[in-house]
Context: one part of a larger RNA
């Protein structure tokens, strides 16, 4: 100079508290360790590894196991040389892959030769093999914490200070006022993006208020541009007015107007660094290893095994509730090897149809929770819904290891969870559905988007983390 401390001062965060609704119990879903295998392929280690890479392993994927093949190789390219057009059908053996073997087929040309394909032969390929403590890119983490340095003075021998300390004051090194300092850069803020208001310009695929037509019903039709909506320009918030403390300051405090008030509300955006932090398996790449295999093809298999332990989820333990009827209100997406209407079959999964639709137009599409109106009466139940049978559907070449759905039957733990621990401050938690990427199927997960909607924050002594002195 730091770092540290069961020293001190000030300060802040869902850090505590003061609430909610949970976890940790119990069934099932995922991950992971452990064991077990022929293989259960690799990686991720406290926070910050464990619904993580993987936005989806039945075959591919796959890197692993087992067997059976191949050796210039599944791919690149260059050289020498033979040889054939590309190519197309077949015929044995195999599980395939691939061996072994017929048949048709005979490219262009400026006749030198080109192009391409095959075999020899040689340089090479190839390697999800090793090292992420040899690297690059990229990523997480302190942490959106307010911090981190510079130039140039000026102090100290000097390492270094000073500036940045101080006195206010912010969300904030923000500002304001003081100062051996004066500047000044990366970070704060602010420009971006979205959402909250209005105005305006536009009016179709979107909307109907007032005028006609019209229907069982309808914006269904003229027609209209008011109102919603879509998408563009604009206005808008700036401590700009006012009172008050404050130092006449910077700024807090109440107020007024307003759709919104002091960063309005979310999002992108991560300073100089920490962690030999991850990542050689996205990719890129030194080194070093492999070269009839540590390359490649292919069938099967495994990555899904199971005494057990642990993280995250999801359903419930029920009357703020199950169950039957009836019947209302969304956003945000997505469709062409797609979405898939009406009708119809069926108890349904779903078949059959096959209308319209690259979509403000057609379709997915039924919003669920609420409402209302019946029932159960606190029971292991009409709570729960695991197994496990049986019949069936669908994807796909194939559903046995091992996919999803229906139906019927079976009805298991489980009556709110020990010590301990988590999320979260407002359209937030909590609770309902609904879309989408991955995808031939296959979603309790992730990504989004809407419905319903709370409690409490006295306060900073105290736990954890962080910032100045």
């Nucleotide at each position: 100079u730091g770092a540290c401390g069961g020293g001190g001062g000030c300060c802040c965060g869902c850090a505590c508290a003061a609430g909610c609704a949970g976890u940790g119990g119990a069934g099932u879903a995922u991950g992971u360790g452990g064991u077990u295998u022929a293989a259960u392929u690799c990686g991720a280690a406290g926070c910050a590894a464990c619904g993580c890479g993987a936005a989806g392993a039945a075959u591919c994927u796959u890197a692993c196991c087992a067997a059976g093949g191949c050796u210039u190789g599944a791919c690149a390219u260059g050289c020498a040389g033979a040889u054939g057009a590309a190519u197309a059908a077949g015929a044995g053996g195999g599980a395939a892959a691939c061996c072994u073997u017929u048949u048709a087929g005979u490219c262009u040309u400026u006749c030198g030769g080109g192009a391409c394909a095959u075999c020899u032969g040689u340089g090479c390929a190839g390697g999800u093999g090793g090292u992420g403590c040899a690297u690059g890119g990229u990523u997480g983490u302190c942490g959106u914490c307010a911090g981190c340095u510079c130039g140039u003075g000026u102090c100290g021998u000097g390492a270094g200070a000073u500036g940045u300390u101080g006195g206010g004051u912010u969300a904030a090194g923000u500002c304001c006022c003081g100062c051996a300092a004066c500047g000044a850069g990366c970070g704060c803020a602010a420009c971006c993006c979205u959402u909250g208001u209005a105005a305006u310009u536009a009016g179709u695929u979107a909307c109907c208020a007032g005028c006609a037509c019209g229907u069982a019903a309808a914006g269904g039709u003229g027609g209209g541009a008011a109102c919603a909506c879509u998408a563009g320009u604009u206005a808008g918030a700036c401590u700009g007015c006012c009172g008050u403390g404050a130092a006449u300051a910077a700024c807090g405090c109440g107020g007024a107007g307003g759709a919104a008030g002091g960063u309005g509300g979310g999002g992108a955006c991560g300073a100089c660094g920490u962690c030999a932090a991850a990542u050689c398996a996205u990719c890129a790449u030194g080194c070093c290893c492999u070269a009839u295999a540590u390359g490649u093809c292919u069938u099967g298999g495994g990555c899904u095994a199971c005494a057990c332990a642990c993280g995250u989820a999801c359903u419930a333990c029920a009357a703020u509730g199950g169950a039957a009827g009836a019947g209302a209100c969304a956003a945000a997406g997505a469709g062409a090897a797609g979405c898939g209407a009406a009708g119809u079959a069926g108890a349904g999964a779903u078949g059959c149809a096959g209308a319209g639709c690259a979509a403000a137009a057609c379709u997915u599409a039924a919003a669920a929770a609420a409402u209302c109106u019946u029932u159960c009466c606190c029971a292991g139940u009409u709570c729960g819904g695991a197994u496990u049978a049986a019949a069936g559907g669908c994807u796909g070449a194939a559903a046995u290891u091992c996919g999803c759905c229906u139906u019927u039957a079976u009805g298991a733990a489980g009556c709110c969870g020990g010590a301990a621990u988590u999320g979260c401050u407002a359209g937030u938690a909590a609770u309902g559905g609904c879309a989408g990427g991955u995808c031939a199927g296959c979603a309790u997960a992730c990504u989004g988007c809407c419905g319903u909607g709370a409690a409490u924050a006295c306060g900073u002594u105290c736990c954890c983390g962080g910032g100045c002195c």